The part of an RNA shown here (small-subunit ribosomal RNA, 5' domain) has 514 nucleotides and comes from an uncultured prokaryote. It matches the Rfam family "Bacterial small subunit ribosomal RNA". The RNAcentral record of the full RNA draws on ENA.
Context: one part of a larger RNA
RNA sequence: GAUUGAACGCUGGCGGCAUGCCUAACACAUGCAGGUCGAACGGAGGUUUUCGGACCUCAGUGGCGGACGGGUGAGUAAUGCGUAGGAAUUUGCCUUAAAGUGGGGAAUAACCCGGGGAAACUCGGGCUAAUACCGCAUACGCCCUACGGGGGAAAGCAGGGGAUCUUCGGACCUUGCACUAUUGGAUGAGCCUAUGUCUGAUUAGCUAGUUGGUAGGGUAAAAGCCUACCAAGGCGACGAUCCGUAGCUGGUUUGAGAGGAUGAUCAGCCACACUGGGACUGAGACACGGCCCAGACUCCUACGGGAGGCAGCAGUGGGGAAUAUUGGACAAUGGGCGAAAGCCUGAUCCAGCAAUGCCGCGUGUGUGAAGAAGGCCUGCGGGUUGUAAAGCACUUUUAUCGGGAAAGAAAAUCUCAGGAUUAAUACCCCUGGGCCUUGACGGUACCCGAAGAAUAAGCACCGGCUAACUCAGUGCCAGCAGCCGCGGUAAUACUGAGGGUGCGAGCGUUAAUC
Numbered sequence: 001g002a003u004u005g006a007a008c009g010c011u012g013g014c015g016g017c018a019u020g021c022c023u024a025a026c027a028c029a030u031g032c033a034g035g036u037c038g039a040a041c042g043g044a045g046g047u048u049u050u051c052g053g054a055c056c057u058c059a060g061u062g063g064c065g066g067a068c069g070g071g072u073g074a075g076u077a078a079u080g081c082g083u084a085g086g087a088a089u090u091u092g093c094c095u096u097a098a099a100g101u102g103g104g105g106a107a108u109a110a111c112c113c114g115g116g117g118a119a120a121c122u123c124g125g126g127c128u129a130a131u132a133c134c135g136c137a138u139a140c141g142c143c144c145u146a147c148g149g150g151g152g153a154a155a156g157c158a159g160g161g162g163a164u165c166u167u168c169g170g171a172c173c174u175u176g177c178a179c180u181a182u183u184g185g186a187u188g189a190g191c192c193u194a195u196g197u198c199u200g201a202u203u204a205g206c207u208a209g210u211u212g213g214u215a216g217g218g219u220a221a222a223a224g225c226c227u228a229c230c231a232a233g234g235c236g237a238c239g240a241u242c243c244g245u246a247g248c249u250g251g252u253u254u255g256a257g258a259g260g261a262u263g264a265u266c267a268g269c270c271a272c273a274c275u276g277g278g279a280c281u282g283a284g285a286c287a288c289g290g291c292c293c294a295g296a297c298u299c300c301u302a303c304g305g306g307a308g309g310c311a312g313c314a315g316u317g318g319g320g321a322a323u324a325u326u327g328g329a330c331a332a333u334g335g336g337c338g339a340a341a342g343c344c345u346g347a348u349c350c351a352g353c354a355a356u357g358c359c360g361c362g363u364g365u366g367u368g369a370a371g372a373a374g375g376c377c378u379g380c381g382g383g384u385u386g387u388a389a390a391g392c393a394c395u396u397u398u399a400u401c402g403g404g405a406a407a408g409a410a411a412a413u414c415u416c417a418g419g420a421u422u423a424a425u426a427c428c429c430c431u432g433g434g435c436c437u438u439g440a441c442g443g444u445a446c447c448c449g450a451a452g453a454a455u456a457a458g459c460a461c462c463g464g465c466u467a468a469c470u471c472a473g474u475g476c477c478a479g480c481a482g483c484c485g486c487g488g489u490a491a492u493a494c495u496g497a498g499g500g501u502g503c504g505a506g507c508g509u510u511a512a513u514c
Base pairs, nucleotide, nucleotide: 001514002513003512004511006510007509008508009507010506013361014360015359016358017357018356019354020353021319026317027316028315030314031313032312035064036063037062040061041060043058044057045056046055047054048053071272072271073270080197081196082195083194084193085192086191089189090188094185095184097182099180100179102136104134105133111126112125113124114123115122116121142151143150144149156177157176158175159174160173161172164171165170198244200242205235206234207233210232211231212230213229214228215227216226217225247269248268249267250266251262252261253260254259274295275294276293277292278291297308298307299306300305325351327350328349329348333347334345335344336343337342364394365393366392367391374385375384376383377382400450401449402448403447404446408441414434415433416432417431418430419429458503459502460501461500462499463484464483465482469498470497471496472495473494479486480485
C1' cells in the first nucleotide's frame, strides 16, 4: 500500500446493488417449512332437485411425491475431492420401436356392535369396494438350460357416438390417460484404475482376511465383499504405521510475476441430521421434518406407561468483540400431485433491520473589501481567520407536499378457422386469429408541478519517518508513544485554544492476510 462475512470509538443526509452467528454440530417455548389426486375405490355429511339426478367437503383403502428443494461442516488425510481414463452394472417419471391388456377368486380398512386404557393408543366379532392382493389362460420379444426342455404379465378410468344387440344398467365402436412384458436413447446413480492433495521421525517398523490362489456364497454389478481349504505373502526412509490438524474444488485475496495466504456469499462434489447401531419400503435411502433398538436430556402421567428432536424459515435462552423480522405473496421462476381447474411450496420473489461493504449524489452557485465585528498572534505599526461571513443576485438535485404513472404478464380457460384421429361434422390433440381476466412488491420506479438556502459535516493528525506551527497551562508530575523517543520552568512531541494538513458520510484504532 492492498484486502476483510470484521469488531470498537467519535460522527452520520439520500439512493442503487450486494452481504449479515466466523463463537456452543449448545439447549430450544411458539407458529409455519410436504403434500396432492373424487377422472382408482367403497362410503359419511351437507346443498339443490323437474325425484332421474347434479354439485360441494373429506376420515379411510389405493396411487404418486415425502431420496428433490432447504440447512450445517461435526467427522473425514482418503471408502473424500480435483484431473484423466475404464468395464462387470442399474435407472421411477420422459422418449424411440414393436407386442399385449382375456377370464376368475379370496380378503380387508372405512362402517356397525362389544371390550381395555389416565393418555398415547389398542383388542375381538360382523358387513363391503378397488388401478389393493392372489391363482388361471396367453407369450412377438424376455429369463434359465445339460439345447431335450422349462419359467414368467397386466387394470382399469374419463369424454363422445351412427348402425346392430339389450335384462335398458350397458354390450359395441372410438379418442385420451393409465397398466403389463420387452427394445434403443436421454438423464441420474453405483463401481474400478492412474495421478495430485497439510504437519510431525522427540512416531520405524506395520499387517492373519492380512497378500494371492481354488471352490462356494453374495451383490444391480467387478472384487477377501463373506466363508472353507491351500500357499506365505503385502506395505515401508520415494516416509508405511501412529499422533496432530483439516470438508475438497471452481474460486477469493495479495503480488509485476513466480509464489504466499485462504475456501463467507454464488456454483460443483462429499459427509452429517440429539449420540451410537440396524434394517424395512422403494427405481432410488440404510432416509433432517419415516420406522425399530440402546443411551443422554426435556416434557406429560391416574406411576401401569407414553411423547419429543430448528445443523429448514422466523424467533428464545446461552456463549461471544460480534451478526437481522416470531413480515408479505405464490404475481414471476422452479418443484410435487392432478386430465384440468387448482392445491401445496419459509424453495423463490419481495419488503423490514444494520454505513457491514462497493458505487453514485447532495449538504448550495455567482458576486461581495468597510479587508466589518469577534477570536488568535504581535516587535503594538500590524498580521491572520478571510471572499470566509453579512449584504445583493440566482438555482432547487436531495428531503417535504400535490398530481400523473409503468415494465416485470406470458399463458391457462372460452370462442372461430385449419389440420390430425375416427364410421363420424362428436370428443380429445396440434397450429393460427379473437375475447375476458391474473401483480406480493406498490400507487413502487419514473415523470410533472409547488414553496423555500430552505432539510443535511465530521473524523484523525500537525518532532522525524510524514503533508501540516504558534500561544497558554503543566513542570521526569500529569501524560504521550508504531519505531526513534518527548516531559526535570520559555515543550512545534503532554492538555487546551487559534491556525493548518489529510480524508470525507465517513474518519481513526484494533485484529488478520499478502